[in-house]
C1' cells in the first nucleotide's frame, strides 16, 4: 500500500466482500513450565452459612474473680458519613475545564491568644414486681461520672449604635459603649484531656462560562411558573418554603417531549483528522430489597443506624415477632460465559487506646482458569546416492529424507538429595507469602506438539472415493463419472503451547468527502420568481483590538503514552527523569487581513431625461376564410369508409351543388435557428389601462449588493364546484371489423370534457434532464434591437460598439484554441478557470409505498421509513448477432421452362407395434437404397439350448512329457466335443536346443460404457470471399485503421484513392482431358484413322473499334479453342460439445469357470399403421412381331469360357483359346430404323399376386435365394395441400459395364457411351449468402430478452371488531411515619389544620404484545393464461 465481484471484452459510477489491529470475551482441537497481569458484560433476581466494625478500665457505676497489667453488664467518650461494592437512576452544574463565594462551614491534627471558679437534680446497670411463646415491655426502688443543669468570670465572640482606614459588590481590617454567652478531668510527674477566639493544613458545600447522545413523523413550552416586597429556613446565596403585587420567563442557535446513557482521566483502532468505548487502575457522581421520613452527629436523611409504607423470605403459643451480600467466599437461578464457603494481620494503611494492643474478607499472599501478554522448552552434532512402512508413478523411478534407526555429546526443563534469602522497617523480638525464589548434586534424552490451511483473493498439490448426491462456501463461486474447491490418503504451507472459528469496534471506506466527494446522460438543480432571519460582500483615512499573530505567567492530580535511565538472569511487569498532550484562564505587545466605530468616494446598485422594438399581461370591441345545422332551389340513387369491408346515412330525396341564415370555436398567408416573458407560457385586427428589458446622454443618491431555510406569489394538461355554452374534436359507451381471443391497434355513432364567468387543485421527459450572482478566457458566420462613424439632398450599403438569439453544418474552399469530462460531449450562452449563497445525493429491490403530521369538496398533493430481500442495479462507449430497419450485391433462390415426387402396385431404409429376439448406430436442413460396395449358415455384435475356463487368439517364467504336428476310419451326440483304431512317425550346429501336449503363474480376451475425457477421418456453411499478422498511427481502454470510400471482377480480382506501409492463409495459377512430330505392338487386307508413350506448339484481353483517368468492359477479326473454353481434383479461420469408442487407434471405467471363448438352431426377412428414396405403370410420341443400324468405360486361371451338340427356357454336355489392343464376358446393346398388326378397352395397356413345373449356386434355399417355363391377370386412366431436381451435350430418354459376390432378394451404388431439348423479362417477393450503415435491455446471441394477473410454497411488515400489558401524566378519594403551624397541659405528651409515600377511583393520550379477516410486498431449476417492453418489437 491495496484486491476479488456487474461485461462477450471496456472505461466509469456504485454497492457487497476479504487481507489488518483489538477484546473482561465465547465456542471447538490440542496442552510441558514459568512471571506479571485478569475473571458474572445477563437477572439492581432470591439467598442457607461463617466473617467482613469496632475500640477505650489512662471518665464511671456495679457484680463476679484464678486477684491480675482479670472477666463481664450497663452509663460514658471517638470511631461507625472512612475502607469495600454497584451502575439502578440520571440528558442534569450530574461530570469535565475554567473562574467566583464581599454568600459559606469544618470533628480530629498544627500553630497563636486567653480561660477551666462554685453549687445542684438525676438515671442506666443492679435489685424487687408484673406481662409476654418470643421479640420485648412496665412499674417502684439504689448509685457514679469527661453523662446533664444553674450561677460567676469573658481575652474574646455575637448581637446593637456609633466611629477611622482600604476596598468597593452587600466587604476587610481597627477602635469606643451596651445586653448576651464557656469549661471536665484523668492517670501520676511527665503528660494527656476540656473552654473560647483568631489564623494553617486538609475536607465540604453553593453559584457562574464552556464542552459533550439520536430524534422535528416531538413546535410551541411553562403558574412556584418569571420578577418584586416581607417574612421563614439554612453553616450559606437563592420560589428554597410561604403570603401578596406584578405578568413574565424559555423556544428553530431547537424550548417542550420521546428514546438511550453514569461522566471524566483515559482505552482500542487510524498516517491524521477522525470513528467506537468508559471492563480492570485513578478522580467524582449515584445507589444500598422498593418508597417516604426524619433523628443523632462536625459531616448522613447513613450499605451491615432509627420510623413508617409495600412485596418477599423466616419463626409463631396465632396474640405478635425478625430478616435485607449492588462487602469476602458459597449457593440457586439465569446465560455462550466468569474463580476458593483458603492463608495472614508479617508489610502497607485504617478506627479505638497515653501504651500494650484490639479490630481490620481494606490489604499482603496462596489456590483455579491458556483468559490476555511475556519468557522458555520438547534437544545437539554425525549419520545412505538415501532402510522399512506409507504415497505417487510414464513401471524407469521419484516423494517423507539425516528425518529414523545407529554413534557421540549437552541437561534449559524434569526428578532426587542437599544448602537456602531479600522483603524486618524499630535497640530486640516479630514472615501469612515458604523450605517459595535462588544455589550445588545427581540420573537420565530423559517428562513435554498441535492446530487450522492448500481455486483465485492467499502462502502451500497429488491420488483415490463420491457423482447437482453427500457436502463446501468470507465473496467470487465448487459438486450432473478423469472434482488441486466435497470425503480419506500421501505431501506442502502459516503460525506454535497454541491454533482455528464466531461475536463486537476501528481500519482499508476518499463508501458522509474539514482535511478528502459529487449533481447534463450513472443517485442527486426545488416548476420559476419574491424575499425576512442568516451567510457572503466595492475604494480610501483614522480609531478600536472581538477574530489574528506573538511572550510571560497560572492551571491542565497521579497513573496512562513518548524519550532517556535503573531493577527483577530477558522480556512482560516494576521504578526514576524528561518530554509531549491540547484547552481554559490572567496578562504584555502588534495592527497587515476580518470585525466593530466614525469620515470620505463612484467602478456595483438604483433614480432622472429622451427617442424607438416586441404573439408580455388584463378589458372591451371587431373581420374573413373553413367545419356544422336550419330553410329554399337544381338534382337523382348513390353515398361514406377501408388493406379490404361492413356497422352508418340515403327515394319521408342523402351525397353533390346554389342561395340565403344562425352558432360556436379556431385564426391560413406574414411566419422565421424570428420576438416577448420569471417560469408555465403568449399569434385575426382595433382601443383602453398596465409590467418589463435594451440603448444613449449626462444629472442625482452613496454600497443602498448577491444569495437565501422557513414564508409568500404564480404555476401547462387532466380533474373537482357553482352558472352559462356546446360547431368541431371526443375518454368512457354502442355498434362494425380483425383476430384463437380483441374489454386493443382500424372504420361508424358518441357523453363527460375541450369554451366563458367565478372559486379549488399545484402536479408535468414543468428538460438545456445543465440554480442564482460576479469576473477572467483565441475567433468566425448569421440574426433581432438601439446606438455611433464615413459618405450621401437623404435612405440603402459599409465599417466599429451595446445588449440579445442561434451555428461551428450543408454544395465548392476554409473551419473551433486552450482546459474540462468515464466517454458521449461541453467550448464566452461552459459542462473551462474561481468566489459567494441555495437546494440536492449516497448501491438496487421494498417505495415516493406504510404509519403519523399539514393541505385539500374530493381527487390526492406535501413531507416520509423500516422489517425483508439481492450482489449487484447502473453510464459511456466497443466488437459481434439479431431486426415485420435502410443501400448495393450474388447463388437453379425466385421468376421463365422441361421432367419428377406426393395418389397405384411393387423394392428398400426408418418410426411404430409385435417378438424370447426382431443387435447396434445415424433423426430438421446436414438421419431415413445412410454405417452395409452382397444377413440362408458363416458375417453375428441379438435369442434359446449345449459345452470350455490360462482359454479360440499373443508373449514370457518354471515344472513334467521324449511323446509330436499331420492325414485317416470307427462308436455316441444336433453339433461343439469325448472315445478307439491306422498311417506317418521329425528337425538338430548334439546344449534337452526348436516344436508340441499337459500343470502353475503373469496374463489373455469383450462390437461391454463413455464420440461430453481422446487421436484420426468426415459432413454442414461453401468453392462462399473470406480471415489475420508485423511494424507505424488513433484510442485511458476494449477496440480502430489496414479491410472505409470511388470504379471493376466469379473472386479482399484489380485500378484509383487514403495514416498507413508491407505480409500470411484463402481467390487465381501451377496437375489431368486439344493439335502436330517421333516411336511402338498383339491392332489392320491396304490406307486415312483410333490406341500407348515421349518431345513440342496453343489463348496472353495478344491484336482492331467504341467507352474509361486506369483496371475493365462492349463488339469484331483470326482460330479446334474468346475473354475462367468445359469438367475434375484442389475446401482458409472457424461454427454446429455436429457424426463415427461397432472400422482402426486411444484414456478412464468395468466383466473374469463370463459382459471371454465353443457349437446347432432361430433372429436381424415379422406387420393393423406412418414417413423417405426408388423401380414398374396408367398407354397410340405406345404395345406386340419381323427385319435393320450404331458405342464407350470395365472385367477374367479357385476365372472369362469361344466353336459344336441337347433343353421352348433357365440351363447342361462340351472342351478350343486367353494371365488378355491377341481369347473370352460380348449379343445384331437399347432407344432409333423399315414393314405388319391392334384402335381407346381396365385393352393385345399394366404386371402385381397364386398354381403348376423347373435350373442354377450352395454342407444346406422351411423360416429366407436367384433365374425359367406354363397358367392366373390385383391396383392403376396421369395423381389435394404441398414439394423436388435442372442453365448445355444440361434435363429428359435409352442401355451397357464394373464393385462387392459361392449364389443372390441391385428396381441399389459407381461409372461408360447413345438420342437430345425448351427457358432465364428481370431481382418486386421467397430461401440462402456478401459489404457498409442505423437501433438494441440480445452475448447460450431473436429458437433471445422479458412484463403482469392467476395457481402453490415460505418469509417480513402494515390495516384490522378487538383483547392484554406497560411506563408516565391529570383529577378526585384515602392518607402511614415524619413535618409546619395553632391550642390543651406541670411533664412524658395529647389534640386540630396542612403537606405528605404507598393505595383506589375515573376520562384521555402514547408505547408493545397479540387478533378472525382482507389488501399488497418479497423471495422460491423446469405449473396456466397471454405478449406489454427491447429493431419501426410489429400501434415509437
Nucleotide at each position: 500500500a491495496g484486491a476479488g465481484u456487474u461485461u462477450g471484452a471496456u472505461c466509469c459510477u456504485g454497492g457487497c466482500u476479504c487481507a489488518g489491529g483489538a477484546u473482561g470475551a465465547a465456542c471447538g482441537c490440542u496442552g510441558g513450565c514459568g512471571g506479571c497481569g485478569u475473571g458474572u458484560c445477563u437477572a439492581a433476581g432470591g439467598c442457607a452459612u461463617g466473617c467482613a466494625a469496632g475500640u477505650c478500665g489512662a471518665g464511671u457505676g456495679c457484680a463476679c474473680u484464678u486477684c491480675g497489667g482479670g472477666u463481664g453488664c450497663a452509663c460514658g467518650g471517638c470511631a461507625g458519613a472512612c475502607g469495600g461494592g454497584a451502575g439502578c437512576g440520571u440528558a442534569a452544574c450530574a461530570c469535565a475545564u475554567u473562574g467566583g463565594u464581599a454568600a459559606u462551614u469544618c470533628a480530629c491534627c498544627c500553630c497563636u491568644a486567653a480561660g477551666a471558679g462554685a453549687a445542684g437534680a438525676a438515671u442506666a446497670a443492679c435489685u424487687c414486681u408484673c406481662c409476654g411463646a418470643a421479640a420485648g415491655g412496665a412499674g417502684g426502688g439504689c448509685u457514679a461520672a469527661u453523662a446533664c443543669u444553674u450561677c460567676a468570670u469573658g481575652u474574646g465572640c455575637u448581637c446593637g449604635u456609633u466611629g477611622u482606614a482600604c476596598u468597593u459588590a452587600u466587604g476587610u481590617a481597627u477602635g469606643a459603649c451596651g445586653c448576651g454567652u464557656a469549661a471536665a478531668g484523668g492517670u501520676u510527674u511527665a503528660c494527656u484531656g476540656c473552654u473560647u477566639a483568631g489564623g494553617g493544613a486538609g475536607a465540604a458545600g453553593c453559584c457562574u462560562a464552556u464542552g459533550a447522545c439520536c430524534u422535528a413523523u416531538c413546535a410551541g413550552c411553562u403558574u412556584g411558573u418569571u420578577g418584586g416586597u416581607g417574612a421563614g429556613g439554612u453553616a450559606a446565596u437563592g420560589g428554597c418554603c410561604c403570603a401578596c403585587c406584578a405578568a413574565g420567563g424559555c423556544u428553530a442557535u431547537g424550548a417542550c417531549g420521546g428514546g438511550u446513557a453514569c461522566c471524566g482521566g483515559g482505552u482500542g483502532u487510524g498516517a491524521g483528522a477522525g470513528c467506537a468505548u468508559g471492563a480492570c487502575c485513578c478522580g467524582g457522581c449515584u445507589c444500598a430489597a422498593u418508597g417516604g421520613u426524619a433523628c443523632u452527629g462536625a459531616g448522613a436523611c447513613a450499605c451491615u443506624g432509627c420510623c413508617c409504607a409495600u412485596a418477599c423470605u423466616u419463626c409463631u403459643a396465632c396474640g405478635g415477632a425478625a430478616g435485607g451480600c449492588u462487602g469476602c467466599a458459597g449457593u440457586c437461578g439465569a446465560g455462550a460465559a466468569u474463580a476458593u464457603u483458603c492463608c495472614a494481620c508479617a508489610a502497607u494503611g485504617g478506627c479505638c487506646g497515653c501504651a500494650a494492643g484490639g479490630c481490620u474478607g481494606a490489604u499482603g499472599g496462596a489456590g483455579c482458569g491458556a483468559c490476555g501478554c511475556c519468557g522458555c522448552g520438547u534437544g545437539c552434532a554425525g549419520g545412505a546416492a538415501g532402510a522399512a512402512g506409507c504415497c505417487c508413478u510414464u513401471c524407469g523411478g521419484g516423494g517423507u529424507g539425516u528425518a529414523a534407526a545407529c554413534u557421540g555429546c549437552u541437561u534449559u526443563u524434569u526428578u532426587u538429595a542437599g544448602g537456602g534469602a531479600c522483603g524486618a522497617a524499630c535497640a530486640a523480638a516479630u514472615g501469612a507469602c515458604g523450605g517459595u525464589a535462588c544455589c550445588u548434586a545427581a540420573a537420565g534424552a530423559a517428562u513435554a506438539a498441535g492446530a487450522g490451511g492448500c481455486u483465485g483473493c492467499u502462502a502451500a498439490c497429488u491420488u483415490c472415493g463420491u457423482g447437482c448426491c453427500a457436502g463446501c462456501a468470507g465473496c467470487a463461486g465448487c459438486g450432473g463419472u478423469a472434482a488441486u474447491a466435497c470425503g480419506a490418503a500421501g505431501g506442502c504451507c502459516u503460525c506454535a503451547a497454541g491454533c482455528g472459528u464466531u461475536a463486537u469496534c476501528c481500519g482499508g471506506a476518499a463508501u458522509u468527502a474539514u482535511u478528502g466527494g459529487g449533481c447534463g446522460u450513472a443517485a442527486a438543480g426545488c416548476g420559476u420568481c419574491c424575499g425576512c432571519a442568516g451567510g457572503c460582500g466595492g475604494u480610501u483615512u483614522g480609531g478600536a483590538a472581538a477574530g489574528c499573530g506573538u511572550g510571560u505567567c497560572g492551571u491542565u492530580a497521579a497513573a496512562u503514552u513518548u524519550c532517556a535511565g535503573g531493577g527483577c538472569u530477558c522480556a512482560a511487569c516494576c521504578c526514576c527523569g524528561a518530554a509531549a498532550c491540547a484547552g481554559c484562564g490572567a496578562u504584555g505587545c502588534g495592527a497587515a487581513c476580518u470585525u466593530c466605530c466614525a469620515g470620505a468616494c463612484u467602478a456595483g446598485a438604483g433614480u432622472g431625461u429622451g427617442g424607438g422594438a416586441a404573439a408580455g399581461g388584463c378589458a372591451u370591441c371587431u373581420g374573413g376564410a373553413a367545419u356544422u345545422g336550419u330553410c329554399g332551389g337544381u338534382g337523382u340513387a348513390g353515398u361514406a369508409g377501408u388493406a379490404a369491408a361492413a356497422u352508418g346515412c340515403g327515394u319521408u330525396a342523402a351525397u353533390a351543388u346554389c342561395g340565403a341564415c344562425a352558432g360556436g370555436a379556431a385564426c391560413a398567408c406574414c411566419a422565421a435557428a424570428a420576438g416577448c416573458g420569471a417560469a408555465a407560457g403568449c399569434a385575426u385586427g382595433a382601443u383602453g389601462c398596465u409590467g418589463g428589458a435594451a440603448c444613449a446622454c449626462u444629472a442625482c443618491u452613496g454600497a443602498c449588493g448577491c444569495u437565501c431555510a422557513g414564508g409568500g406569489a404564480c404555476g401547462a394538461a387532466a380533474g373537482c364546484g357553482u352558472g352559462g355554452g356546446g360547431a368541431g374534436c371526443g375518454a368512457a359507451u354502442c355498434g362494425g371489423a380483425u383476430u384463437a381471443g380483441a374489454u386493443a391497434c382500424c372504420c361508424g355513432a358518441g357523453u363527460a370534457g375541450u369554451c366563458c364567468a367565478c372559486g379549488c387543485c399545484g402536479u408535468a421527459a414543468a428538460c438545456g434532464a445543465u440554480g442564482c450572482a460576479u469576473a477572467c478566457u483565441a475567433g468566425a458566420c448569421a440574426u433581432u434591437g438601439g446606438g455611433a462613424g464615413u459618405a450621401u439632398c437623404g435612405a440603402c450599403c459599409c465599417u466599429c460598439u451595446c445588449a440579445g438569439u442561434g451555428u461551428c453544418g450543408u454544395u465548392u474552399a476554409a473551419c473551433c484554441a486552450a482546459g474540462c469530462u468515464a466517454a458521449c460531449g461541453c467550448g464566452u450562452u461552459a459542462a473551462g478557470u474561481a468566489u459567494g449563497c441555495c437546494g440536492c445525493c449516497u448501491g438496487g429491490g421494498g417505495a415516493g409505498u406504510a404509519c403519523g403530521g399539514u393541505c385539500g369538496c374530493a381527487a390526492g398533493a406535501c413531507u416520509a421509513a423500516a422489517a425483508c430481500u439481492c450482489a449487484a442495479a447502473g453510464g459511456a462507449a466497443u466488437u459481434g448477432a439479431c431486426g415485420g430497419g435502410g443501400a448495393c450485391c450474388c447463388g437453379c433462390a425466385c421468376a421463365a421452362g422441361c421432367g419428377g415426387u406426393g395418389g397405384a402396385g411393387c423394392a428398400u431404409g426408418u418410426g411404430g407395434u409385435u417378438u424370447a429376439a426382431u443387435u447396434c448406430g445415424a433423426c430438421g436442413g446436414u438421419a431415413a437404397g445412410c454405417g452395409a460396395g452382397g444377413a440362408a449358415c458363416c458375417u453375428c455384435a441379438c435369442c434359446c439350448a449345449g459345452u470350455c475356463u490360462u482359454g479360440a487368439c499373443a508373449u514370457g517364467u518354471a515344472g513334467c512329457u521324449g511323446c509330436a504336428a499331420g492325414c485317416u476310419u470307427c462308436u455316441a451326440g444336433a453339433g461343439a466335443u469325448a472315445g478307439a483304431g491306422g498311417c506317418c512317425g521329425c528337425c538338430u550346429u548334439c546344449g534337452a536346443g526348436g516344436g508340441u501336449g499337459c500343470u502353475a503363474c503373469a496374463c489373455a480376451g469383450g462390437u461391454g460404457c463413455u464420440g461430453c475425457a481422446u487421436g484420426g477421418c468426415u459432413g454442414u456453411c461453401g468453392u462462399c470471399a473470406g480471415c489475420u499478422c508485423g511494424u507505424g498511427g488513433c484510442g485511458u481502454g476494449a477496440g480502430c485503421u489496414g479491410u472505409a470510400c470511388g470504379g471493376u471482377u466469379a473472386a479482399g480480382u484489380c485500378c484509383g484513392g487514403u495514416a498507413a506501409c508491407g505480409a500470411g492463409c484463402g481467390c487465381a495459377a501451377c496437375c489431368c482431358u486439344u493439335g502436330c512430330u517421333g516411336u511402338g505392338u498383339u491392332g489392320a487386307u491396304u490406307a486415312u484413322u483410333u490406341c500407348a508413350c515421349a518431345g513440342c506448339a496453343g489463348a496472353c484481353u495478344g491484336c482492331c473499334u467504341g467507352c474509361g483517368a486506369a483496371a475493365g468492359u462492349a463488339g469484331g477479326a483470326g482460330g479446334a479453342a474468346g475473354g475462367a473454353g468445359a469438367g475434375g481434383a484442389u475446401g482458409a479461420c472457424g461454427u454446429c460439445a455436429a457424426g463415427c469408442c461397432a472400422g482402426c487407434a486411444u484414456g478412464g471405467c468395468u466383466c473374469u469357470u463370463a459382459c471371454g471363448a465353443c457349437u446347432g438352431g432361430g433372429g436381424c426377412c415379422a406387420c393393423a399403421c406412418a414417413c423417405g428414396u426408388g423401380c414398374u405403370a396408367c398407354a397410340a410420341u405406345g404395345g406386340c412381331u419381323a427385319g435393320g443400324a450404331c458405342a464407350a468405360u470395365g472385367c477374367g486361371u479357385u476365372g472369362c469360357c469361344a466353336a459344336c451338340c441337347c433343353g421352348c427356357g433357365a440351363g447342361g454336355g462340351g472342351g478350343a483359346g486367353c494371365u488378355a489392343a491377341u481369347c473370352g464376358c460380348a449379343a445384331c446393346a437399347a432407344a432409333c430404323c423399315u414393314a405388319g398388326u391392334c384402335u381407346c378397352a381396365g385393352u393385345u395397356c399394366g404386371g402385381a399376386u397364386u398354381g403348376g413345373a423347373g435350373u442354377c449356386u450352395g454342407c444346406a434355399a422351411c423360416u429366407c435365394g436367384a433365374c425359367u417355363c406354363c397358367a392366373u391377370g390385383a391396383a392403376g386412366c396421369u395423381g389435394g395441400a404441398a414439394u423436388c431436381g435442372c442453365u448445355a451435350g444440361u434435363a429428359a430418354c435409352c442401355g451397357c459395364a464394373a464393385a462387392u459376390c459361392a449364389g443372390c432378394c441391385a428396381c441399389g451404388u459407381u461409372g461408360c457411351g447413345g438420342u437430345g431439348a425448351a427457358u432465364a423479362c428481370g431481382u418486386u417477393c421467397u430461401c440462402g449468402g456478401g459489404u457498409c450503415u442505423u437501433g438494441u435491455a440480445c452475448a447460450c446471441a431473436c429458437c433471445g430478452c422479458c412484463c403482469g394477473u392467476c395457481a402453490a410454497g415460505c418469509c417480513a411488515a402494515g390495516a384490522g371488531a378487538g383483547u392484554u400489558g406497560g411506563g408516565g401524566g391529570c383529577a378526585c378519594c384515602c392518607g402511614a411515619a415524619u413535618g409546619a403551624c395553632g391550642g390543651a397541659g406541670g411533664a412524658u405528651u395529647c389534640u386540630g389544620u396542612c403537606a405528605g409515600a404507598a393505595g383506589g377511583u375515573g376520562a384521555a393520550a402514547c408505547c408493545a404484545a397479540u387478533g378472525a379477516u382482507a389488501g399488497g410486498g418479497g423471495c422460491u431449476a423446469a405449473g396456466u393464461c397471454g405478449u406489454a417492453a427491447c429493431a419501426a418489437g410489429g400501434c415509437a